[in-house]
RNA sequence: AGAGUUUGAUCCUGGCUCAGAACGAACGUUAGCGGCGUGCUUAACACAUGCAAGUCGAACGAGAAAGUAUCUUCGGAUAUGAGUAGAGUGGCGCACGGGUGAGUAACACGUGGGUAACCUACCCUUUGGAGGGGGACAACAUCUGGAAACGGAUGCUAAUACCGCAUAAGUCAGUCCUAUAGACGGAUUGGGAAAGGUGGCUUCGGCUACCGCCAGAGGAUGGGCCCGCGACCCAUCAGCUAGUUGGUAAGGUAAAGGCUUACCAAGGCUACGACGGGUAGCUGGUCUGAGAGGAUGAUCAGCCACACUGGAACUGAGACACGGUCCAGACUCCUACGGGAGGCAGCAGUGGGGAAUAUUGCGCAAUGGGCGAAAGCCUGACGCAGCAACGCCGCGUGAGUGAUGAAGGCCCUCGGGUCGUAAAGCUCUGUCGUAGAGGAAAGAACACCCUACCGGGUAAUAUUCGGUAGGUCUGACGGUACCUCUGCAGAAAGGUCCGGCUAACUCCGUGCCAGCAGCCGCGGUAAUACGGAGGGACCAAACGUUGUUCGGAAUCACUGGGCGUAAAGCGCAUGUAGGCGGCUUGUCACGUCAGAUGUGAAAGCCCACGGCUCAACCGUGGAAGUGCAUUUGAAACUGGCAGGAUAGAAUAUGGGAGAGGGUUGUAGAAUACCAGGUGUAGAGGUGAAAUUCGUAGAUAUCUGGUAGAAUACCGGUGGCGAAGGCGGCAACCUGGACCAAUAUUGACGCUGAGAUGCGAAAGCGUGGGGAGCGAACAGGAUUAGAUACCCUGGUAGUCCACGCCGUAAACGAUGAAUACUAGGUGCAGCGGGUAUCGACCCCUGCUGUGCCGUAGCUAACGCGUUAAGUAUUCCGCCUGGGGAGUACGGCCGCAAGGCUAAAACUCAAAGAAAUUGACGGGGGCCCGCACAAGCGGUGGAGCAUGUGGUUUAAUUCGAUGCAACGCGCAGAACCUCACCUGGGCUUGAAAUCCUCGGACCGCUAUAGAGAUAUAGUUUUCCACUUCGGUGGACUGAGUGACAGGUGCUGCAUGGCUGUCGUCAGCUCGUGUCGUGAGAUGUCAGGUUAAGUCCUAUAACGAGCGCAACCCUUGUUGCUAGUUGCCAGCAUUCAGUUGGGCACUCUAGUGAGACUGCCGGUGUCAAACCGGAGGAAGGUGGGGAUGACGUCAAGUCCUCAUGGCCCUUAUGCCCAGGGCUACACACGUGCUACAAUGGCCGGUACAAAGAGCAGCCAACUCGCGAGAGUGCGCAAAUCUCAAAAAACCGGUCUCAGUACGGAUUGGAGUCUGCAACUCGACUCCAUGAAGGUGGAAUCGCUAGUAAUCGUGGAUCAGCAUGCCACGGUGAAUACGUUCCCGGGCCUUGUACACACCGCCCGUCACACCAUGGGAGUUGACUACUCCUGAAGUCGUUGAGCUAACCUUUCGGGGAGGCAGGCGCCCAAGGAGUGGUUGGUAACUGGGGUGAAGUCGUAACAAGGUA
Repeated sequence: AGAGUUUGAUCCUGGCUCAGAACGAACGUUAGCGGCGUGCUUAACACAUGCAAGUCGAACGAGAAAGUAUCUUCGGAUAUGAGUAGAGUGGCGCACGGGUGAGUAACACGUGGGUAACCUACCCUUUGGAGGGGGACAACAUCUGGAAACGGAUGCUAAUACCGCAUAAGUCAGUCCUAUAGACGGAUUGGGAAAGGUGGCUUCGGCUACCGCCAGAGGAUGGGCCCGCGACCCAUCAGCUAGUUGGUAAGGUAAAGGCUUACCAAGGCUACGACGGGUAGCUGGUCUGAGAGGAUGAUCAGCCACACUGGAACUGAGACACGGUCCAGACUCCUACGGGAGGCAGCAGUGGGGAAUAUUGCGCAAUGGGCGAAAGCCUGACGCAGCAACGCCGCGUGAGUGAUGAAGGCCCUCGGGUCGUAAAGCUCUGUCGUAGAGGAAAGAACACCCUACCGGGUAAUAUUCGGUAGGUCUGACGGUACCUCUGCAGAAAGGUCCGGCUAACUCCGUGCCAGCAGCCGCGGUAAUACGGAGGGACCAAACGUUGUUCGGAAUCACUGGGCGUAAAGCGCAUGUAGGCGGCUUGUCACGUCAGAUGUGAAAGCCCACGGCUCAACCGUGGAAGUGCAUUUGAAACUGGCAGGAUAGAAUAUGGGAGAGGGUUGUAGAAUACCAGGUGUAGAGGUGAAAUUCGUAGAUAUCUGGUAGAAUACCGGUGGCGAAGGCGGCAACCUGGACCAAUAUUGACGCUGAGAUGCGAAAGCGUGGGGAGCGAACAGGAUUAGAUACCCUGGUAGUCCACGCCGUAAACGAUGAAUACUAGGUGCAGCGGGUAUCGACCCCUGCUGUGCCGUAGCUAACGCGUUAAGUAUUCCGCCUGGGGAGUACGGCCGCAAGGCUAAAACUCAAAGAAAUUGACGGGGGCCCGCACAAGCGGUGGAGCAUGUGGUUUAAUUCGAUGCAACGCGCAGAACCUCACCUGGGCUUGAAAUCCUCGGACCGCUAUAGAGAUAUAGUUUUCCACUUCGGUGGACUGAGUGACAGGUGCUGCAUGGCUGUCGUCAGCUCGUGUCGUGAGAUGUCAGGUUAAGUCCUAUAACGAGCGCAACCCUUGUUGCUAGUUGCCAGCAUUCAGUUGGGCACUCUAGUGAGACUGCCGGUGUCAAACCGGAGGAAGGUGGGGAUGACGUCAAGUCCUCAUGGCCCUUAUGCCCAGGGCUACACACGUGCUACAAUGGCCGGUACAAAGAGCAGCCAACUCGCGAGAGUGCGCAAAUCUCAAAAAACCGGUCUCAGUACGGAUUGGAGUCUGCAACUCGACUCCAUGAAGGUGGAAUCGCUAGUAAUCGUGGAUCAGCAUGCCACGGUGAAUACGUUCCCGGGCCUUGUACACACCGCCCGUCACACCAUGGGAGUUGACUACUCCUGAAGUCGUUGAGCUAACCUUUCGGGGAGGCAGGCGCCCAAGGAGUGGUUGGUAACUGGGGUGAAGUCGUAACAAGGUA
């Protein structure tokens, strides 16, 4: 520090996800040790049991018992125990310490202040004092109530308990004085304290020390109250408030104050968020982060609040009190039923809840606290131990050596590689562990006490206090840490992951199953992604998962984002609050800046040093704490105040422009209607029609009239307006902008949350109006349907007046204002200059409105002085898609609806711009037997052949639009053969290796369908040899490695092939442009069959294609002359022979054609048109030749090959059958339907091939197929071999025929082991359909179509198929509108599996969350009323009453108590509301689901933009 994920690819926007760190965690697997920490986050749920606050005899009175000893009259007594235990009075403490976080949004907390408005026990310092009296009550005793808890009555008694008196301080109250803002100060009157204990000495009077007591002052500590500022969410909470705000008076408090009461006034708070609702203890800090921030508030520390729930006070220095009191409530327990007791959110522990959190431990030795003079006692605070990998830190599980690279596992290309120096083995060590022995009585310890000394104090060498030195005693942990010695490598490694992100790869299994998954995504038979294994990677006593927080996320943006098209500018204006604000002078010092002071607790973080062996941890010191407050300064900037100016702004004057607005009037054209005339059969409408109108007279035409609405031409990216918007003409009223020149005011400005106004169309209300147009509706068409598009009608509405609505793609998808930053060129308005007689032209200023463009900006497109540039100010708005601009609530509206505006749930995308393709019922250009023009076919018939289907034991398999279907098959009777039935073989029919035997071969017989089996017979291989044998070939048997497979996968492959397409395209290097994908080149203008060539050109070149080179054919020269040829000569039946090589021909090598020449056109080009010459003319004809690629095209059954499968069978052999089946459908062909013909007879003319297991002459026989015999020929020699159509003659005469030949019967021939299933051919007989073929469809542009025959491959035989050959030999092409296919350019796109694409909505089904809902049921809360415990306060107090006063001693008084009454008030009851949950018949939409149904709305002009 980034990465993955939207796309075919790119860039951007944008979300989702990951890598990091952390945790009081939990869960899974695993687990050796130690140190230091941490440990109910949930039920503030309920609690058994034990402990957690007592202490003081030096404040006080009283005071046992057991036991022991002695005595005893045996009843007991005495002493001791013992002034002990226990209890009581009294003092201090119990308000600390410990727990928890329910409540609380508050002066609760933090921070800084104030208190002149206050308190403070114990402690410290200091001043003064402590005199003299009195009366009680517990304990105790007696009686007594109660089950108990707990009491009651009478009587006795002490005090540092209680109460007077005296005195004093301070203070309070009253009065006076001084002073004054208030206070402070002074005088006077009244009220107004105390307690002793212990020790020492003593002459017993007292003195003294210490502790204690009282009053005052000061301090310290701790608190109370008040204030400024700071820190959560919701505005779908906008108004709240009657003690409320203030005043006066009184009360109350330690203390200010509506804190409380009475009276008076009507205030107070709030958009800088009152009130209400939700949530929450706050902080130091902690986690994260570069920081700013964000999240959090366990442990530790500070503050607050609470103590079963609610209320209340008492005591006290302090409480409205966790282990106190009273009352009410709920719950639990005891009970004799009358009544009582209790409060673990103290430490342990229990139940419960929960994913989840420990021992009913030891000790006061240390630290701290309470009491005490002290010893000491108490202390679940605390110190320790126990449990838990919960966290952090440290250590170990051995070290060295060791290659036969062991065995074994895994992989393998079978060679090997890897686990791996890893192991074993050998040599060591002993951390740790374990067993044992020993040390360490280590450190953690000070105080008290004892001794000595010094000092204070004192009359004092007593007591006593402080200090110093020495000594004694005290340890829960614990015989622990640590150290030493001995034995033992012995006890001690796992977890996750290995497709990318992200470090780490193979095999097997599985086969969209099982499963994985954080995101993208894996899995449908070769899974590095599932499961296992081997190996590897990362961490390591842990490793993973889950949850949560921060980070990455600049993804709420202060640092640090955006708003034309991605989410995002309010429809527009006016303007309030607020924010911001031009020049200059002075002043102030609020902001700002600087210094100082105080504070910012400790701990923590950071730095340094130090202590535990290190570290974690801990100690000491420092720094920091960005803050707040006070104070001293500075004065540039902001701000306040005062002053000045004029550049912003405004006003005045003069002009012209304008569909700016409102009202009233008016004009013509057109339309419709009405009336009349002329006139006759149609009109109208459409793609075509029909509905409709018209003989009752339409349409058309003429005249007249009526009505409403809108204003042609001018008219224009022209004008005006803030926007919406505004269009004939005239008048009236009225707003704004602009220009020119001067004058005036003097910053008066900009923006603008709320607010207010305006605001198209449609719509609503009331009343008018209604010509045309025209939702709804009706009809006619179209259509599969057509609730549409088209047509005929037509109501609301459109128009006017008044009132609502308040929304639009209200758009420049671009808020307003100001300033700055190159230009060029139009238009509109008003000026200036020059010039002119004048009008133009030209130059120039301001304003508005367009286009192009520089810099710059932008993701790109684009914007560009009218900014989307550079800056400033203010407002509005955005934060993934869907759900949803929806629900609920509120406000507005008559309604329709508008404004404001969520969540659950769901997806990993949604989106912007641009790129390359593909596509379009987009456009342009061009080509092709593509259409057209022609010729001949197919589709109808019969047959042949292939396919589908069906059938079958099997009908083997493959090929399936073009580009499968006379295709693989250039030839299925057996074989082929892969299929079926049956019979056999198992190292196999063929291959290699090993062992044993033997030559092998051949022949005969038997059984069998055969394969095969059995029996017999014959024979005894070659080479070398040390003669033992060895090696080789062949053969039989055996064993195992292996063979074999036309078994599967063409979607694992190679090779080969088809197709687009013989179409003209497909690319590269360098350069350039672009952020990039990419573009350019390859586009443009011409031209071509052609990306062929030329010109132009940020391109220049090049490659694969095109063309050419190759073959063949057409002309010809030369060479050669047999088997070919024959002009002339001779000869023959015959080029048969002699002869010849001229010609033909053959087959070698050359020539020839190149737009070369001429004319024209063309851009000076390429090229095209015409012509000459020529056998041939513009690639002469034909062929071979097939770019980059597409179709997962075809082929595992040609061959090769990975993987899988079979291995007495899916291999091999054999016999028979099948591939030849047959209601049917299709393709390709043959033969025909006839007279341009059939039949019979006759006569001509080819080319190219083939031939020895062959072609076969001639001859004979047969009607014939053919048979017999047999010459020649391995071929320019011989043979196949006859060419046929054609031509000549004859016959048939339009008919199912003398056409046609299917089918069938009979008889044969040939091939072959074998023609039954299942061959071809011949003869005789038979003589079917068929009379030119519907929709549709195919081929062909010249030696072509059509037509005629010939040959060959395969092959024993079998050809209508295929391949090849020649003969005869046409017609037509105006042309490119249309159909099909293709090429180039361009355009649109929501397509990229690429239009056979994408995609929308209803309906049906399932599931999920959610709104409404008659209601129903909870929680919280407000108000009203009733009731009113305890308690404070007030009042009363006839009952009761020790201290003081008084008294005649009886009593009375003061004061107090019980009791009564009143105010307030908790809980409770009743009623009416509000808020918020749960649930609900039914209902609404939404989302998601496998390939459901119906249509086709959108994306191309998406077929109606």

Small-subunit ribosomal RNA from a metagenome, 1505 nucleotides, folded computationally.
The RNAcentral record of the sequence draws on SILVA.